[in-house]
RNA sequence: GAUUUAUAAAGAAGAAGGGAGAGAAUAGGCUCUAUGAACUUCUGGCAACCUACCGCUCGUAAAAGGCAAGGUGCUAAUUCCUACCUAAAAUAGAUAGCUGAUUAUUUGGCUUUUUUAGGAAAUAUAAACC
Numbered sequence: 001g002a003u004u005u006a007u008a009a010a011g012a013a014g015a016a017g018g019g020a021g022a023g024a025a026u027a028g029g030c031u032c033u034a035u036g037a038a039c040u041u042c043u044g045g046c047a048a049c050c051u052a053c054c055g056c057u058c059g060u061a062a063a064a065g066g067c068a069a070g071g072u073g074c075u076a077a078u079u080c081c082u083a084c085c086u087a088a089a090a091u092a093g094a095u096a097g098c099u100g101a102u103u104a105u106u107u108g109g110c111u112u113u114u115u116u117a118g119g120a121a122a123u124a125u126a127a128a129c130c
Stems, first nucleotide, its partner, number of pairs: 001130001003128006013043005021032003026083004044075003049071003053066002079122001084119007096111006
């Protein structure tokens, strides 16, 4: 770095250094920030993906659950919100335009904005594996 799987509406501080930005990418918003951003270090904390231990189960091994020592991770706002697809509701528009079906009459769908729900994509973290 790639792939796979799982999770992502919860949770969690302070100090020192640093000195203007930050919130993944692109864009539009909206927030945070000299009452000190990013980043670095120390000490805490949160959480429970992996290891260990206890325990459940059990012929043996694996298992609900617990613990929080170790390996990571995290410690503003739903992954801050939206953008792609589907559906529903409301609304606009107009008897206008486009389009499918039909010999024709005629008839179906689409053309605005907003909201809600679900899904996808991308991202992040962990483990496995290449």

The RNA shown here (SAM riboswitch aptamer (S box leader)) has 130 nucleotides and comes from Arcicella rosea. The coordinates come from a structure-prediction model, not an experiment, and the mean pLDDT is 80.